Small-subunit ribosomal RNA, 5' domain from an uncultured bacterium, 518 nucleotides, folded computationally. The RNAcentral record of the full RNA draws on ENA, Greengenes and SILVA. Its Rfam family is "Bacterial small subunit ribosomal RNA". Model confidence (mean pLDDT): 85 of 100.

Context: one part of a larger RNA
C1' cells in the first nucleotide's frame, strides 16, 4: 500500500458504494407465483327495461360484479446459499451420436362421432386433516373413426400415425363469407439443454501400489443421444514414482489486493458456470426437474390432537432466539426496467426500484474572512531580566457556503386508452392490423435535484505522538516501585523514555490499535 474488519477515544454535512466472513444452527409472525370468464359447465351482487298492483314489493327479460371447480399457460425462470465435490465441477480449445415449450420462417390440412367425470344435488365416516357412496353435467378435459403433401419403420411387398376450437363483423341467419387468436402434421433456423475429447487446475510418499463391471470383446437390454450405462457369454486385461490408490484442504472463472514487472496472496460485493434446498432415497408431471415456498417412503427435530390420527420445513425477504469481536427495517411502490398468464384492459411480482439504519469504505463541502500589540488578563518557564502561549484572544470591519425557515421547482414519461386521417385486409366504406396528428391521463421516491428569500459568527474538532529508528522538549511528581515497550531499551533522588501539566509535532470527521495479505 490494502480489508466485507473489529476494538478505544471522538463525531457536523452530503454524493456514490457497501453492510452474519462465526452455527449448511432452530425458527414465531407477515409476505416472497400466479393468471385466463375470448377453452367450460355452475353462481349469479348491484343497474336497466316490462308487466301487476296493496306505490313499494312480485313475477319475467336483457346485462353481468364476484368466485370455489374443470381446462390451458405458468409454477425448471427470478431470488438464497457454498455445505458436498480434487473433478460426473470449472477454464481454454475442439467434436459427433442428440433433444428443444414459448418465438420466426416454410408446406398441408382443421371432416364426423362417442363416452365419461369434477363442480352441483343427496346420504354418509372423521375431533381435524380429509374422505367414501349415489344421482346430474360441460368443454381447447379424455378416446376412437376418416384423411396423410411432407414424416417415421420396412424383408423394399408394405405398414405406422393427427388435429379444437374460441371471439368480432356482415349477410339471403338451422347456413354462408370474411378478420384475428389458437389446434395438428412437417421442414428449416433461432434460443436452451444433455453427451464426449485433450491440456491445464493445492499439500502429504511417516500413504506404493490399486482395480472383477474392473480393461477390451461379441449378442442383447436402455436412454433424446454415443458408451460397461445395465445384463449373458468370452478373453485377461486396465492404472501407477510424468506419483496411480489412500489422506487432509477447497466451490471453479472473470476478477481482486500488493508489486517496477516476474511473482505471491485471494475468489465479498457486480457476471459466467457448477452443487445444494431439515438429513437419507426415490420416482411422477412435463419441451424442460429427479423439482428451495410439489409428491412418496424412512430418519431426527417441533406442533396439533377427541389418543384413532394429523401438520411443517425461511440457504427468498424482513424479523426472532442462539453462536459471535462482528454486520441493518417485522419499511414504501409496482412510477420505471425486467418476468408470468391474458386479445386487451389489468392482475400477480421482498425480482426490481427506492426510502430506513450503520464514519464500514471512498471522494467532496464546512466548523468562518479580514484587521487587530495595550504583545491584555490568565496559564507555562525563567538566569527574575525576561521568554512562550500569540495576532492568538478581546476589540472593529465583513461574509453566510453547509445545517435551519418560507417560497418555487426540472428530469426519470414513453406507453396503454379515446376521438380523427391514410394504409393493409376483405364482398364490405364493418371488424381487425400498421402508421401519423390531437385529447387525455399514469411518479414509490418525494418536504426530489436543482433556484429565489430570510436571520445570525450564528449550530460544528478531535485523535495519536514528541530517547533512537521518526517530525516534535521542558518542568513537576515517583524512586528498579509505579508502569512504558513495534526492536533496541527506560526507571535503583536532576527521568526530553513512567504519571501529570505547559509547549510542539502529525493526520484530520477522523484518529489510533489488533488481525490479515503482498
Nucleotide at each position: 500500500a490494502u480489508u466485507g474488519a473489529a476494538c478505544g477515544c471522538u463525531g457536523g454535512c452530503g454524493g456514490c458504494a457497501g453492510g452474519c466472513u462465526u452455527a449448511a444452527c432452530a425458527c414465531a409472525u407477515g409476505c416472497g407465483a400466479g393468471u385466463c370468464g375470448a377453452a367450460c359447465g355452475a353462481u349469479g351482487a348491484g343497474g336497466u327495461c316490462u308487466a301487476g298492483c296493496u306505490u313499494g314489493c312480485u313475477a319475467g327479460a336483457c346485462g353481468g360484479a364476484u368466485u370455489a371447480g374443470u381446462g390451458g399457460c405458468g409454477a425448471a425462470c427470478g431470488g438464497g446459499u457454498g455445505a458436498g465435490u480434487a473433478a460426473u465441477g470449472c477454464u481454454u480449445a475442439g467434436g459427433a451420436a442428440u433433444c428443444u415449450g414459448c418465438c420466426u420462417a416454410u408446406u398441408a390440412g382443421u371432416g364426423g362421432g362417442g363416452g365419461a367425470u369434477a363442480a352441483c344435488u343427496u346420504g354418509g365416516g372423521g375431533a381435524a386433516a380429509c374422505c367414501c357412496a349415489a344421482g346430474c353435467u360441460a368443454a381447447u378435459a379424455c378416446c376412437g373413426c376418416a384423411u396423410a403433401c411432407g414424416a417415421c419403420c420396412u424383408a423394399c411387398g408394405g405398414g405406422u400415425g393427427a388435429a379444437a376450437g374460441g371471439g368480432g363483423g356482415c349477410u339471403u341467419u338451422u347456413a354462408g363469407c370474411u378478420c384475428u387468436c389458437g389446434c395438428u402434421a412437417u421442414u428449416a433456423g433461432a434460443u436452451g439443454a444433455g453427451c464426449c475429447u485433450a491440456a491445464g487446475u493445492c499439500g502429504g510418499a511417516u500413504u506404493a501400489g490399486c482395480u472383477a463391471g474392473u480393461u477390451g470383446g461379441u449378442g442383447g437390454g436402455g436412454u433424446a443421444a454415443a458408451g460397461g450405462c445395465c445384463u449373458a457369454c468370452c478373453a485377461a486385461g486396465g492404472c501407477g514414482a510424468c506419483g496411480a490408490u489412500c489422506u487432509g484442504u477447497a466451490g471453479c472463472u472473470g476478477g481482486u489486493c500488493u508489486g517496477a514487472g516476474a511473482g505471491g496472496a485471494u475468489g465479498a460485493u457486480c457476471a459466467g458456470c457448477c452443487a445444494c434446498a431439515c438429513u437419507g432415497g426415490g420416482a411422477c408431471u412435463g419441451a424442460g426437474a429427479c423439482a428451495c415456498g410439489g409428491c412418496c417412503c424412512a430418519g431426527a427435530c417441533u406442533c396439533c390432537u377427541a389418543c384413532g390420527g394429523g401438520a411443517g420445513g425461511c440457504a427468498g425477504c424482513a424479523g426472532u432466539g442462539g453462536g459471535g469481536a462482528a454486520u441493518a427495517u417485522u419499511g414504501g411502490a409496482c412510477a420505471a426496467u425486467g418476468g408470468g398468464c391474458g386479445a386487451a384492459a389489468g392482475c400477480c411480482u421482498g425480482a426490481u426500484c427506492c426510502a430506513g439504519c450503520c464514519a464500514u469504505g471512498c471522494c467532496g463541502c464546512g466548523u468562518g474572512u479580514g484587521u487587530g500589540a495595550a504583545g491584555a488578563a490568565g496559564g507555562c518557564c525563567u538566569u527574575u531580566u525576561g521568554g512562550u502561549u500569540g495576532u492568538a484572544a478581546a476589540g472593529c470591519a465583513c461574509u453566510u457556503u453547509a445545517a435551519g425557515u418560507g417560497g418555487g421547482g426540472a428530469g426519470g414519461a414513453a406507453a396503454a386508452g379515446c376521438u380523427u386521417a391514410u394504409g393493409g385486409u376483405u364482398a364490405a366504406u364493418a371488424c381487425c392490423c400498421a402508421u401519423a396528428a390531437g385529447c387525455c391521463c399514469u411518479g414509490a421516491c418525494g418536504u426530489u435535484a436543482c433556484c429565489c428569500a430570510c436571520a445570525g459568527a450564528a449550530u460544528a474538532a478531535g485523535c495519536a505522538c514528541c530517547g533512537g529508528c521518526u517530525a516534535a522538549c521542558u518542568c513537576u511528581g515517583u524512586g528498579c516501585c509505579a508502569g512504558c515497550a513495534g526492536c533496541c531499551g527506560c526507571g535503583g533522588u536532576a527521568a526530553u523514555a513512567c504519571a501529570g501539566a505547559g509547549g510542539g509535532u502529525g493526520c484530520a470527521a477522523g484518529c489510533g490499535u489488533u488481525a490479515a495479505u503482498c